[in-house]
RNA sequence: GGAGUCGGCUAGACAGUCGCUGCGCGCAAGCGUGGAGGAAAGUCCGGGCUCCAUAGGGCAGGGUGCCAGGUAACGCCUGGGCGGCGCGAGCCGACGGAAAGUGCCACAGAAAAUAUACCGCCGAUGGCCGGGCAACCGGAUCAGGUAAGGUUGAAAUGGUGCGGUAAGAGCGCACCGCGCCCCUGGCAACAGGGGUGGCAGGGCAAACCCCACCCGGAGCAAGACCAAAUAGGGGAGCUAUGGUGCGGCCCGCACCGCUCCCGGGUUGGUUGCUCGAGGCGUUUGGCGACAAACGUCCCAGAGGAAUGGCUGUCCACGACAGAACCCGGCUUACCGGCCGGCUCCCACU
RNA sequence: UCCCUGGUAGCUCAAUGGUAGAGCAACCGGCUGUUAACCGGUAGGUUGCAGGUUCGAGACCUGCCCAGGGAGCCA
Numbered sequence: 001g002g003a004g005u006c007g008g009c010u011a012g013a014c015a016g017u018c019g020c021u022g023c024g025c026g027c028a029a030g031c032g033u034g035g036a037g038g039a040a041a042g043u044c045c046g047g048g049c050u051c052c053a054u055a056g057g058g059c060a061g062g063g064u065g066c067c068a069g070g071u072a073a074c075g076c077c078u079g080g081g082c083g084g085c086g087c088g089a090g091c092c093g094a095c096g097g098a099a100a101g102u103g104c105c106a107c108a109g110a111a112a113a114u115a116u117a118c119c120g121c122c123g124a125u126g127g128c129c130g131g132g133c134a135a136c137c138g139g140a141u142c143a144g145g146u147a148a149g150g151u152u153g154a155a156a157u158g159g160u161g162c163g164g165u166a167a168g169a170g171c172g173c174a175c176c177g178c179g180c181c182c183c184u185g186g187c188a189a190c191a192g193g194g195g196u197g198g199c200a201g202g203g204c205a206a207a208c209c210c211c212a213c214c215c216g217g218a219g220c221a222a223g224a225c226c227a228a229a230u231a232g233g234g235g236a237g238c239u240a241u242g243g244u245g246c247g248g249c250c251c252g253c254a255c256c257g258c259u260c261c262c263g264g265g266u267u268g269g270u271u272g273c274u275c276g277a278g279g280c281g282u283u284u285g286g287c288g289a290c291a292a293a294c295g296u297c298c299c300a301g302a303g304g305a306a307u308g309g310c311u312g313u314c315c316a317c318g319a320c321a322g323a324a325c326c327c328g329g330c331u332u333a334c335c336g337g338c339c340g341g342c343u344c345c346c347a348c349u
Numbered sequence: 350u351c352c353c354u355g356g357u358a359g360c361u362c363a364a365u366g367g368u369a370g371a372g373c374a375a376c377c378g379g380c381u382g383u384u385a386a387c388c389g390g391u392a393g394g395u396u397g398c399a400g401g402u403u404c405g406a407g408a409c410c411u412g413c414c415c416a417g418g419g420a421g422c423c424a
Stems, first nucleotide, its partner, number of pairs: 001345010012314007020035006037320001041331002044329005049219004056251004061215005066080005081095001082093004096210002101208002103204003118150002120146003125143002128139004158176006177199001178197008223271004233262006242256004264423002278297008315318001350420007359373004367404001375391005397413005
């Protein structure tokens, strides 16, 4: 200098002026002060809060899925293991079970999972033909042996080599792989070593399923209070072995009415509402996620819904996008800019 | 706020995980004096998008995009 990788920050700045809105002060005019985001988004997970039993039991259903830790909790995060990619920094992984059972594997192929045999190889053994007195020799391949090689496929019943054999084959042996047992290290996942078994049944569980663990339902239009109005009316249905809270079902608990249609009324106010698993700083513990202690700060809270317009100066010329009960995550969108750690290549010293 | 359904040819819809098809429309030819109907033929697909599982995905899983629909006051 170039290429790359990981992490963090930022998201026009300043001034003037005119507005909008929450709160405080003021009789009022007005004054003071606060006023969108890293994703406020998608609503995909997890929790708080509220009501329904202090949320109970079972079935069904749903979710998660290597190990350990963090956390209020999680499908998130951190660290580790294993596998894959990359020269490397580093990145990616739905990563339990296929020997509980069921199911699927089109076409091709002999055969797609109780195995089987198309081409091929052999013909040792039994039979056949020829020769020979006989032992035996030769031939063909009928029975048969074989699964080395070929062929199909995404996938073919461990791989390579040597021995062995009629030809072959874990049939035997060596190495690799695999299963089981033991030892060592590690909390564990797992790794290393030794012994042993010739080796068993290929794949799919983001097919049903099995195993382990987790999950009660609804949602701020939850819920609470105040006020106003009406015909607290009519019809149909279910009735205590019923109905409702209660949600797919049963039990259990509580209550005594409930559901639908017609008709009628209101389309108000207060609260929940923002001080919170809160932000920032320091110290300590931990590899880290994070936790603890101390100090310090208050930082939107609307309800047709505020956060904007104009002017001036400057620059790198400004992206995605707008809170609605609140948090922790994930995912997605995003013009750019800045900082730091690390890796590789080239050149020079 | 809480849910549900769907996206396949120009239109309306099919398709056990195994070559994406039907009807209408379009185009060409025939029939007819001409048109329609009818007959024969042809073309037309990013299965909304991007990943993943699988030998193989329109279908299964995940994340996005778009469209449509439903529920919620008092008596």